A computed fold for a 100-nucleotide RNA from uncultured Pseudonocardia sp., annotated as Glycine riboswitch aptamer. Rfam family: Glycine riboswitch aptamer. Its family is annotated with glycine biosynthetic process in the Gene Ontology. The sequence is in RNAcentral, with records from MGnify. The prediction has a mean pLDDT of 78.
[in-house]
RNA sequence: CCGCGCGGGAGAGUCCCGAUCGCCAUCGCAACUGAUGGGGAUCGGGCGCCGAAGGAGCAAAUCCUCCCCGGAACCUCUCAGGCAUCCAGGACCGCCCGGG
Numbered sequence: 001c002c003g004c005g006c007g008g009g010a011g012a013g014u015c016c017c018g019a020u021c022g023c024c025a026u027c028g029c030a031a032c033u034g035a036u037g038g039g040g041a042u043c044g045g046g047c048g049c050c051g052a053a054g055g056a057g058c059a060a061a062u063c064c065u066c067c068c069c070g071g072a073a074c075c076u077c078u079c080a081g082g083c084a085u086c087c088a089g090g091a092c093c094g095c096c097c098g099g100g
Base pairs, nucleotide, nucleotide: 001099002098003097005095006094007093008092013047015046016045017044018043019042020041021040023038024037025036026035027034048083049082050081054079055077056076057075062070
């Protein structure tokens, strides 16, 4: 320096619309069919937002002077990714093991 395993690990709308699925309540009906309201799940779209995977961008120092090239990040951009809980991801930190 690299890698495996274990543990910890932040941020940001469950906002709006549509479709589908089924649940609850009320009304109506001989019955099927129906109407209204409520909240739930999945998918798609729109806008907003976050940044600590990855990606992209840049300063100074940088042999005497000048020019060119190079020149980091949890800084910036937000392509990607992410934005209730869970799951997943997660820079970085700790422990252990292996390799160079």